[in-house]
Context: one part of a larger RNA
Molecule: small-subunit ribosomal RNA, 5' domain
Organism: uncultured bacterium
RNA sequence: GGAUGAACGCUGGCGGCGUGCUUAACACAUGCAAGUCGAACGAAGCAAUCAGAGUGCUUGCACUCGGAUUGACUGAGUGGCGGACGGGUGAGUAACGCGUGGGUAACCUGCCUCACACAGGGGGAUAACAGUUGGAAACGGCUGCUAAUACCGCAUAAGCGCACAGUACCGCAUGGUACAGUGUGAAAAACUCCGGUGGUGUGAGAUGGACCCGCGUCUGAUUAGCUAGCUGGUAAGGUAACGGCUUACCAAGGCGACGAUCAGUAGCCGGCCUGAGAGGGUGAACGGCCACAUUGGGACUGAGACACGGCCCAAACUCCUACGGGAGGCAGCAGUGGGGAAUAUUGGGCAAUGGGCGCAAGCCUGACCCAGCAACGCCGCGUGAAGGAUGAAGGUCUUCGGAUUGUAAACUUCUUUAAUUGGGGAAGAAUAAAAUGACCUACCCAAAGAAUAAGUCACGGCUAACUACGUGCCAGCAGCCGCGGUAAUACGUAGGUGACAAGCGUUAUCC
Numbered sequence: 001g002g003a004u005g006a007a008c009g010c011u012g013g014c015g016g017c018g019u020g021c022u023u024a025a026c027a028c029a030u031g032c033a034a035g036u037c038g039a040a041c042g043a044a045g046c047a048a049u050c051a052g053a054g055u056g057c058u059u060g061c062a063c064u065c066g067g068a069u070u071g072a073c074u075g076a077g078u079g080g081c082g083g084a085c086g087g088g089u090g091a092g093u094a095a096c097g098c099g100u101g102g103g104u105a106a107c108c109u110g111c112c113u114c115a116c117a118c119a120g121g122g123g124g125a126u127a128a129c130a131g132u133u134g135g136a137a138a139c140g141g142c143u144g145c146u147a148a149u150a151c152c153g154c155a156u157a158a159g160c161g162c163a164c165a166g167u168a169c170c171g172c173a174u175g176g177u178a179c180a181g182u183g184u185g186a187a188a189a190a191c192u193c194c195g196g197u198g199g200u201g202u203g204a205g206a207u208g209g210a211c212c213c214g215c216g217u218c219u220g221a222u223u224a225g226c227u228a229g230c231u232g233g234u235a236a237g238g239u240a241a242c243g244g245c246u247u248a249c250c251a252a253g254g255c256g257a258c259g260a261u262c263a264g265u266a267g268c269c270g271g272c273c274u275g276a277g278a279g280g281g282u283g284a285a286c287g288g289c290c291a292c293a294u295u296g297g298g299a300c301u302g303a304g305a306c307a308c309g310g311c312c313c314a315a316a317c318u319c320c321u322a323c324g325g326g327a328g329g330c331a332g333c334a335g336u337g338g339g340g341a342a343u344a345u346u347g348g349g350c351a352a353u354g355g356g357c358g359c360a361a362g363c364c365u366g367a368c369c370c371a372g373c374a375a376c377g378c379c380g381c382g383u384g385a386a387g388g389a390u391g392a393a394g395g396u397c398u399u400c401g402g403a404u405u406g407u408a409a410a411c412u413u414c415u416u417u418a419a420u421u422g423g424g425g426a427a428g429a430a431u432a433a434a435a436u437g438a439c440c441u442a443c444c445c446a447a448a449g450a451a452u453a454a455g456u457c458a459c460g461g462c463u464a465a466c467u468a469c470g471u472g473c474c475a476g477c478a479g480c481c482g483c484g485g486u487a488a489u490a491c492g493u494a495g496g497u498g499a500c501a502a503g504c505g506u507u508a509u510c511c
Stems, first nucleotide, its partner, number of pairs: 001511004006507005013381006019374002021339001026337003030334003035081003040078002044074002046071005052065006088292003097217008107209002112205007120154001122152002129144006160185005166179005190197002218264003225255003231251007267289004271282004294315005317328004345371001347370003353367001354365004384414004394405004418452001420447005428439001455500005460481003466495005476483002
């Protein structure tokens, strides 16, 4: 000099764009943050319409009853898809975690795209519901009834899986590719507004993921030896798949001064800061990957999880209880307590972008878009302009002549950016047309009046800027050198001056 997610002191007009718990991965009141589909299904309710029966009388009206049809209707239930995305945090991790470059002749992939083939015919349940019953509650038990795109057999099988065996070609090898055979096994669901939507099997693609390898990735030797599923083999199991991944048996290996092991610290990267570069530092915000979801463990479902707002067990903590037993998890968005030098609103909206479900209308979306707070940062603008010497008054200094503040002010003439008030007013909004803006702005016009708007630090040298008074090694200053003991340009105050400016200085950290 530059930089910061900064803090502190003094001061503070406006706007735009960003940023805002770095500490306790401490504990959390309250609300919201993941639903959706009636074009899968039955039952119930509600509303409307229709005809019927009964009663009352005013004879065409009211009431009641059961029935049929319809519905952009309602909330539970079965069922489907989604809750593995999106959002948060950085505790752990020195590791194939990340970065980079390869490999899988060792793999999976819902929704989507393409191609081929198919969809025949049956069955038994169960929730809801009704009845009954246990419990304070959470939540259940028993009996009976019912539906499906829920579930289960049967049929079909070109292609597909498994087993057996064959031919040709290829590969360093376990093997791969192509062709054809025998046995065996496994599918399906319909709805319709007639336009379509959906179902099953197989192959290919796309997307996403899994695994393996080379290289790179902080400090300590005042850590030198470490290792028994440890290293390799055979066989089996397991997995989507390879593999000590697991097990049995066999062998005795494997790693290490090119730093094993142990200990400490730490999420990694694109980037960011600095620097002429080489380097050094750093990993907030934004983007990619990883890990975690009170602590530890486990699996279930599923294409995908060993699952933040799912389940089970254990632990700590908090809450309810009728003491028998139950409920909970903000490192989602706000917000509270606590900790701290320190970090915001219990706001608006789905209008845009994106996501889930749905044929759609649409519903949901604290993702997101906006608004609020904070000079926390960067950028822009303003706090007036021109004239104005009698060089006014006042202040300060003085050699008492004057000098300086100083064109500064007053005064005259102008202007109105920004702020204020009134009026107008886009874009962001698509589409054949219509409708749709949370934000309420940008911008334009008018009004009045210099009106509403300047501080902070420094002035001995480094380093731009000096005098007076007070103080008297005191009080104090200070980044270094050093000032202060009676004329202090270094302390305090005043005048003046210098620098930067809605900021200025200090502290901390990095180059």